[in-house]
RNA sequence: GCCACGGUAGCUCAAUCGGUAGAGCAAUCGCUUCGUAAGCGAUCGGUUAAGGGUUCGAUUCCCUUCCGUGGCU
Numbered sequence: 001g002c003c004a005c006g007g008u009a010g011c012u013c014a015a016u017c018g019g020u021a022g023a024g025c026a027a028u029c030g031c032u033u034c035g036u037a038a039g040c041g042a043u044c045g046g047u048u049a050a051g052g053g054u055u056c057g058a059u060u061c062c063c064u065u066c067c068g069u070g071g072c073u
Base pairs, nucleotide, nucleotide: 001072002071003070004069005068006067007066010025011024012023013022019056027043028042029041030040031039049065050064051063052062053061
């Protein structure tokens, strides 16, 4: 330099063909217990890497840039 894949909550990951982004764990609160752990319930937490384009509407499609992993030279 070229090619492929990936970047979404604090962490690990979903989101079928474009239709208002969710789960588990963690955190906080509550129930339960003499108390702790475990269990159960609720709450909180997001500029979907950045910018632009298409569209009534973009995590999703297109372009550019940044970062990571692997391969080729």